[in-house]
RNA sequence: CAAGUAAACCGGGUGACCGCCCGUCUCAGACGGGAGGAAAGUCCGAACUCUACGGGCAGGAUGCUGGGUAACACCCAGGAGGGGCGACCCUACGGAAAGUGCCACAGAAACAUACCGCCAGCGGCUGGCUUUCAGUCUAUGAGAGCCGGUGCGGGUAAGGGUGAAAUGGUGAGGCAAGAGCUCACCAGCGGCUGGGUGACCAGCCGGCUGGGUAAACCCCAUCUGGAGCAAGACCAAAUAGAGGGAUAAAAGGUGCCCGUCCUUGUCCCCGGGUUGGUCGCUUGAACCUGGUGGUAACAUCAGGGCUAGAUAGAUGGUCACCGCUCCGCUAAUCGGAGUACAGAACUCGGCUUACAGGUUUACUUGCCCC
Numbered sequence: 001c002a003a004g005u006a007a008a009c010c011g012g013g014u015g016a017c018c019g020c021c022c023g024u025c026u027c028a029g030a031c032g033g034g035a036g037g038a039a040a041g042u043c044c045g046a047a048c049u050c051u052a053c054g055g056g057c058a059g060g061a062u063g064c065u066g067g068g069u070a071a072c073a074c075c076c077a078g079g080a081g082g083g084g085c086g087a088c089c090c091u092a093c094g095g096a097a098a099g100u101g102c103c104a105c106a107g108a109a110a111c112a113u114a115c116c117g118c119c120a121g122c123g124g125c126u127g128g129c130u131u132u133c134a135g136u137c138u139a140u141g142a143g144a145g146c147c148g149g150u151g152c153g154g155g156u157a158a159g160g161g162u163g164a165a166a167u168g169g170u171g172a173g174g175c176a177a178g179a180g181c182u183c184a185c186c187a188g189c190g191g192c193u194g195g196g197u198g199a200c201c202a203g204c205c206g207g208c209u210g211g212g213u214a215a216a217c218c219c220c221a222u223c224u225g226g227a228g229c230a231a232g233a234c235c236a237a238a239u240a241g242a243g244g245g246a247u248a249a250a251a252g253g254u255g256c257c258c259g260u261c262c263u264u265g266u267c268c269c270c271g272g273g274u275u276g277g278u279c280g281c282u283u284g285a286a287c288c289u290g291g292u293g294g295u296a297a298c299a300u301c302a303g304g305g306c307u308a309g310a311u312a313g314a315u316g317g318u319c320a321c322c323g324c325u326c327c328g329c330u331a332a333u334c335g336g337a338g339u340a341c342a343g344a345a346c347u348c349g350g351c352u353u354a355c356a357g358g359u360u361u362a363c364u365u366g367c368c369c370c
Stems, first nucleotide, its partner, number of pairs: 001366010012322007020034006036341001040352002043350004048228004052260006059224005064078005079093001080091004094219002099217002101213003115160002117156003122153002124150011168186006187209001189206007232279004241270001243269005250264004287304007323339006
């Protein structure tokens, strides 16, 4: 200098005039405050509110280990597997020996198997030679030995083909030809020893050893009632029930079942009235600064200040200057254009998604110089 990796911050400012919402006060006014890093998505977790209590089931969620947290599907640190030269990144990461399924097509065969091949050691068939015996010493028959032929019976799963995957892989020996048949080195599985809180790791020994799939059903472990601020509480006001249905060992009481308890006529459907106001509504598991502990997430101690509470929904408009980006011949001046994603509605902890431009820190790789 270039290319990357991980993380953090800013993302408009100043002044004048006019305007809006909230709070306080000495109230025709004065003072103070007034949208976010995601306020978005409504995906998780809570707090809070209502639901009579208890037990169970269904349903749902999570899924390597340890820690953090109010809790979590989040965060931190590790382990295993994978990607990258590397800094680093990804994982729907419990169980296939509880069971049931599935692995299309191709291929002989995918919980099983021999298509092409290879083998003359065994049995069968058969040719030649030598030799022995028998024979009317001729023809021939039988036996033995040697050299062959023949994949009929048999042996084989090393080689080839098919496929994502074919009785662990590579190499050597051995064999009739082959095979963990034997051996060496690996992978897997089992046992023992050591290290570690643990996931797991390392070493030694051993019989030799058929797969995959659970983001298939399922099994195991852990957690989990339901509904939600349009929850709910209060005040005020108004109105229509001659409506229909079920029903007394009944009905109802926030998924279903059971039990207890409570209500008294109960519940369901249809229809009518009120769509007013106050609270909930902002001081918080909160934020900022520093110390201590911890690898870290975070915990704890001390200090500091209070930062929107609207309700048809406030935080805006105009002017000038500045900042940043781009263009014009541009090094300056000058001129022009632009300035991202986007707006609280009960609150908080997270995750996911969007974002013009700018700044900073640490680390990796390559090149050059000293």
Bacterial RNase P class A from a Dehalococcoidales bacterium, 370 nucleotides, folded computationally.
Its Rfam family is "Bacterial RNase P class A". By type it is a ribozyme.
It is recorded under the gene name rnpB.